A computed fold for a 75-nucleotide RNA from a Rhodospirillaceae bacterium, annotated as transfer RNA. Rfam family: tRNA. Its family is annotated with triplet codon-amino acid adaptor activity in the Gene Ontology.

């Protein structure tokens, strides 16, 4: 240098054009003499950054940046 795949809640991930979810984790509340463990109830997101394309983009396209994998060229 060249291909591939990823990047979404504090964390691990789901979702792939028409209001952004889970499960954990956090607070609070029920239950208990306490604890734990179970239930409810809530906060909490510029969907990596930048352009495009559409009535509309987290989902499409380019382009950049970061993490992985494979191959190549130089020494």
């Nucleotide at each position: 240098g060249g291909g591939c795949g990823g990047u979404u809640a504090g964390u691990u991930c789901a979702g792939c054009g028409g209001u952004a979810g889970a499960a954990u984790g956090c607070a609070c509340c029920c239950u208990u003499g306490a604890c734990a463990u179970g239930g409810g109830u809530g906060a909490g997101g510029u969907c990596a950054c930048a352009g495009g394309u559409u009535c509309g983009a987290u989902c499409c396209c380019u382009g950049u940046a970061c993490c992985g994998c494979c191959c190549a060229c130089c020494a």